The part of an RNA shown here (large-subunit ribosomal RNA, half B) has 1218 nucleotides and comes from a Patescibacteria group bacterium. Lineage of the source: Bacteria > Bacteria candidate phyla.
[in-house]
Context: one part of a larger RNA
RNA sequence: UCUUCGUUAAGGAACUCGGCAAAACAGCGGCCGUAACUUCGGGAUAAGGCCUGCCUCGAGCAAUCGGGGCCGCAGCGAAAGAGUCCAAGCGACUGUUUACCAAAAACACAGGUCCCUGCAAAAGCGUAAGCUAAAGUAUAGGGGCUGAUGCCUGGCCAGUGUCAGAACGUUAAGGGGAGAGGUGCAAGCCUUGAUCCGAAGCGCUGAUGAACGCCGGCGAUAACUAUAAUCGUCCUAAGGUAGCGAAAUUCCUUGUCGGGUAAGUUCCGACCUGCACGAAUGGCAUAACGACUUGGACACUGUCUCAACGAAGAACUCGGUGAAAUUGCAAUACCGGUAAAGAUGCCGGUUACCCGUAGUCGGACGAGAAGACCCCAUGAAGCUUUACUAUAACUUGAUAUUGGUUUAGGGGUAUAUUUGCUUAGUAUAGGUGGGAGACUUUGAUACUUUGUUUUCGGACAAGGUGGAGUCGCCAGUGAAAUACCACCCUUAUGUGCUUUUAAAUCUAAUCCUAUGCCUUGAAUCAGGCUAGGAGACAGUGUUAGGCGGGUAGUUUAACUGGGGCGGUUGCCUCCUAAAAAGUAACGGAGGCGUUUACAAAGGUUGGCUAGCUCCCGAUGGAAACGGGAUGUGGUCGUGCAAACGCAUAAGCCAGCUUUACUGCAAGGGGUACGACCCGAGCAGUUGCGAAAGCAGAAGUUAGUGAUCCGACCGUUUAUAAUAUUAGAUUUAUCUAAUAUUCGAUAUAGGACGGCGGAAGCUCAUCGGAUAAAAGUUACUCUGGGGAUAACAGGCUAGUCUUGCCCAAGCGUCCACAGCGACGGCAAGGUUCGGCACCUCGAUGUCGGCUCAUCGCAUCCUGGGGGUGAAGAAGCUCCCAAGGGUUUGGCUGUUCGCCAAUUAAAGCGGUACGCGAGCUGGGUUCAGAACGUCGUGAGACAGUUCGGUCUCCUAUCCACUACGGGCGCAUGGAAUUUUGAGGAGUCCCUUUCCUAGUACGAGAGGACCGGAAAGGACAAACCUCUGGUGUACCAGUUGUUCUGCCAAGAGCAUUGCUGGGUAGCUAUGUUUGGUUUGGAUAAGCGCUGAAAGCAUCUAAGCGCGAAGCCGUCUCCAAGAUUAGAAUUCCUUAUUUAGGUACCUUGUAGACUACGAGGUUGAUAGGCUCUAGGUGUAAGAUUAGUAAUAAUUUUAGCCGAGGAGUACUAAUUACCGAGC
Repeated sequence: UCUUCGUUAAGGAACUCGGCAAAACAGCGGCCGUAACUUCGGGAUAAGGCCUGCCUCGAGCAAUCGGGGCCGCAGCGAAAGAGUCCAAGCGACUGUUUACCAAAAACACAGGUCCCUGCAAAAGCGUAAGCUAAAGUAUAGGGGCUGAUGCCUGGCCAGUGUCAGAACGUUAAGGGGAGAGGUGCAAGCCUUGAUCCGAAGCGCUGAUGAACGCCGGCGAUAACUAUAAUCGUCCUAAGGUAGCGAAAUUCCUUGUCGGGUAAGUUCCGACCUGCACGAAUGGCAUAACGACUUGGACACUGUCUCAACGAAGAACUCGGUGAAAUUGCAAUACCGGUAAAGAUGCCGGUUACCCGUAGUCGGACGAGAAGACCCCAUGAAGCUUUACUAUAACUUGAUAUUGGUUUAGGGGUAUAUUUGCUUAGUAUAGGUGGGAGACUUUGAUACUUUGUUUUCGGACAAGGUGGAGUCGCCAGUGAAAUACCACCCUUAUGUGCUUUUAAAUCUAAUCCUAUGCCUUGAAUCAGGCUAGGAGACAGUGUUAGGCGGGUAGUUUAACUGGGGCGGUUGCCUCCUAAAAAGUAACGGAGGCGUUUACAAAGGUUGGCUAGCUCCCGAUGGAAACGGGAUGUGGUCGUGCAAACGCAUAAGCCAGCUUUACUGCAAGGGGUACGACCCGAGCAGUUGCGAAAGCAGAAGUUAGUGAUCCGACCGUUUAUAAUAUUAGAUUUAUCUAAUAUUCGAUAUAGGACGGCGGAAGCUCAUCGGAUAAAAGUUACUCUGGGGAUAACAGGCUAGUCUUGCCCAAGCGUCCACAGCGACGGCAAGGUUCGGCACCUCGAUGUCGGCUCAUCGCAUCCUGGGGGUGAAGAAGCUCCCAAGGGUUUGGCUGUUCGCCAAUUAAAGCGGUACGCGAGCUGGGUUCAGAACGUCGUGAGACAGUUCGGUCUCCUAUCCACUACGGGCGCAUGGAAUUUUGAGGAGUCCCUUUCCUAGUACGAGAGGACCGGAAAGGACAAACCUCUGGUGUACCAGUUGUUCUGCCAAGAGCAUUGCUGGGUAGCUAUGUUUGGUUUGGAUAAGCGCUGAAAGCAUCUAAGCGCGAAGCCGUCUCCAAGAUUAGAAUUCCUUAUUUAGGUACCUUGUAGACUACGAGGUUGAUAGGCUCUAGGUGUAAGAUUAGUAAUAAUUUUAGCCGAGGAGUACUAAUUACCGAGC
């Protein structure tokens, strides 16, 4: 010193984030007595009060009660055994949870409600068989939300979801096949394929909120003002109802008012301006409950003022045993400086003999853990979703398993029948052809009935009456002429066949059931039979569509004065750019992603000159048009930005035109590459021009996109082209021969590929990762970075703080008593910043506590100048850092506000001093909630409740103590000292006297000087007052033991309780700051020139402060400069002296130091005594007994004092001469 305990004067929460911790009352039992509120059960052991031992008598079966008596400080005598109340929040409750930092307001819960599910149930597990649900059946099962109870639960269906609907649109495979293509002599084969049929889904229509969710703005208005019941207007799906409200929600905010307190950022009650409450993501209340959170009170206390003593265990010493992290090397000091910007190790000074032991933690950017914050990585993982892409599951169609029949509808085909109305024309003329006759007793015209159709005129068919004609040709009309026949178009109907859709039905596939029978003697299984149900559906396979964060794989840019947010990303012009070119920044300014085409903004040829100023001219003006200038000049214009150009015009006008051409290209520019730019000239072909010539777009510089991919065009005219050889001549052509005609392998073709061309990308992150991609992580992880942020340091000083200069103005007057605008100049390094230099293989971050130390720009105290200083009190400035600089309420706070004091309640630095010193309230992990944001995962310098602070061991430096060695010492010792140097102290107030004086009208009220008391601080001490006092004394409970009684002992915190010696202690006592000298600061002076004056100064001389140096206290010769004095000692088994050893304490961790060691009181013992306790035991007496009295102010007693050798202090060694 720590840990765990015991006690504590006075005060009593003043401590602190917070009564944390501790203490304490009540406690067990009995009697009495208990409030608000309430779900009437509770609350409740509420709260609060009294009693409690022993003996004896009585009552009673007893428990127990009553009377009388006795003792103590204390009778539930020890142990064990609720602290309580008031108010609020949250959650109803008991319960559950992050094993190992969160026990909660989170989860659960009974209750409520919604959704699904009819049994082969839904849901779940499984590839399936099968199983759970359930041997249950809607009062059942599953899922979601809410969360007892009470009162309630408003509006919105536009969005999203869910459910329902089916007409239409869209829609896959499939069906179907008009048609097209290739090839082939053809047959054929191959490819392609339109209208059409074709499900769910989506669109569409509706419902639905205890589904996901959402629930406005502006302006005006009442006879004071304010406010707005009211009105207007815009928007919406609808605009927040009841209730609550600065709240677990309120930023501003410590809102305002009230309460509580001396003082209240918390708390309670209100108000309503709700940043950003609000109704089952439930709203508001709520008795009871809570190791929950918050505020208050009582009681109580060492939490504190302010600490003290004691106990046990560590620490320390000795003996035994014996780790760990760590460790570049170490011969490891301080100050200032320097340095990768904070040095034991560098530089300059200063200090320091060598080595240990116990301690303290300021440093070693201490140890520990390749920082968890931050950034980065074309890192990882978890999670989310309307990211992308897949996919399980689900669902729908087709098809197979898969069969029969019927009906209805659609398509196709065959057949029969039927329909066809402009006008004109008898009148309802489908087209063409044939045609002169056709039909008729096998019943014509006509009439009538019925049916179909209709252009409403009629047409057709069937039946009846009836009984003989009717129609055509001709004529006429018309584009066309009718009878009749044939072929065909169109409309409609019937029938057959075929196909398809829908519905119904059947049973035989298939599925299911059986509490029926058999195998079978037992059989919830299996098989068979039988019976029943379902039934070509279901189920399953394949295939196609839909849905599909249920699951999976991934993506989610870079630059960046950290990152994010914002901005930007390619190209052009200018400046920056430093007179070649080029040149950066999240430097300063602007543009582009085109336009113009046959009636040009291109080419060419020819011509022309704008604009401005002045003057003149009808309307006419500043501006329309015309004219003039012996005015100006590149200012105008040039499609568009800017720059550079442009009069020979590149500007403007006109004519003719298409060179806005094809194939090439010497040579240059530019350049990493890929790209890009300029280009004479050659060949061909054109335009313009008389020609020379010019023309391969535009006055120039922007107007853009690599590669892949699919689609398109071309890839030859065989009398052609190219190449080679030979010949000829006209010398750049001809003739002849040979070879080739983009690509493979029978040939041909197609397809495909190659080559060339042009189009398709805001691939704009513009050299373009893919055809196709967003978020979140505080549950996180890995690798890296001080290449990059947050803290601190460093540099800087915009900001900040302080000072100065100028002086407009204020100050009645007067710039400067006191202020001081507009401006300017410095200093400092405390603010906010800037930079990103050390540190990311870790420099722990706010505040408090403890302990400080320095600066001075001074808060007080001291000395002075000025004053708009009468005195007193102030203001301002100068000097001055010696000392001092309070306690509380609120809040995590620093700060601040408040209360009460004070002489004053200073400002700053020290890693915003100090976490290997403490705390951990705040911030800043994991849990949870509110508000807000987000579809969501989640997020918030918003709020709220909760939340592991490692190193019992310190190596070095540093510091506080204590030792050993050596030196001093060329004698050995003991004792006493000097003081170089260092440390400490240094304070202030009040009252009184001078004096109610000076001053002042008064009110008030001093300087200077003197005295007394006090506060805080410090030191020493224990006589007093107290505390403690665990080996002192006494009382007392329970229990065990000493055989029993009595008396004792042990244990129960020292059992508890009351006292208390020594010692140690403060809150107790005593003492301290003085005084005075010297030199000074600001300031005030003397003399006094420079400068005949003046002047405190230049020479000279004074005064002058709590400040400086002394005086005072302490340490101090390792002061290596090692000092001084006095005394002692002597040549040996040594002396002086010392040590070991022993008895020890006034000393003490050990060591050291002190007292002593028989010539002795050092310790113990003994005796006496101070002092403490409080009258022992035994005996006697009284009493029934408890108990009392006497013997007895007794007995006992640790450390105090004195005396006394009874016991123990035995003995050994070192130690000096020239």